[in-house]
Parts: sequence; C1' cells; structure tokens
RNA sequence: UGAUCGCAUCAGGAGCAGGGCUGACGCCCUCGCCAACCUGCCCGACCCGGGCAAGGUGGUUUCCGCGCAAUGCGGGAUGCGGCCGGACAGGCAAUUAAGCGGGUCCCG
Repeated sequence: UGAUCGCAUCAGGAGCAGGGCUGACGCCCUCGCCAACCUGCCCGACCCGGGCAAGGUGGUUUCCGCGCAAUGCGGGAUGCGGCCGGACAGGCAAUUAAGCGGGUCCCG
C1' cells in the first nucleotide's frame, strides 16, 4: 500500500446558503450547521465515566429487503485519525473551548 476478516453505529440532530460541472439523474468546491467514530485537550500519571469540539472522517437525501416478531437473517452506508517521508525508520500540526466525578499509582 492492497485485499480479506472483525468490531461499533445507522434513535435523534443539522442549509429553500454561495459557486462550478452535467442533457438529466446527480456530482464537486467554499462557508455555515449537526453528530461525536478516530486523534487530541480537560486532576501529577494511567484506567473508567463525563465534558470540549482544535485536527481527521462523516452527515445536513434521515438505510433497504425478508420476516408475525426478535438482542433474527441478507444487503448497504459510515467509522476504526491526519500530514511529511521509499519506509512497518523517523518526524510534524492540532482550540481564544472544556477546565469535572470515581478508582489505582507516583511524588511531597
């Protein structure tokens, strides 16, 4: 890097914005917004929970079919950080926000 497998989610939420492309369906870019999957940040360290939403995705079309139904089956979508680098070597950036609860440990 590619392929396959695996795990999680698909309840709710959010633009009659600006621009470009197309015969059309629709796609792309910018800005805004939503969510909180990943990275990160919030108690000296770590773990769990909670919070923030800066960095990376995604969404802003609110999944489809079977089934009486299911915590079922099949399919689909998204995520399982990003950038530089030949590299699985090494390195780089990440908030004007939040600034908490519990446990264990360390230090005094």

Predicted 3D model of a 108-nucleotide RNA (SAM-I/IV (S-adenosyl methionine) riboswitch aptamer) from an uncultured Acidobacteriia bacterium. The sequence was found by an Rfam model in a public genome assembly. Its Rfam family is "SAM-I/IV (S-adenosyl methionine) riboswitch aptamer". Clan: SAM clan. The literature on the family includes a 2008 paper in RNA by Weinberg et al., "The aptamer core of SAM-IV riboswitches mimics the ligand-binding site of SAM-I riboswitches". The family has 417 seed sequences and 567 matches in Rfam 15.1.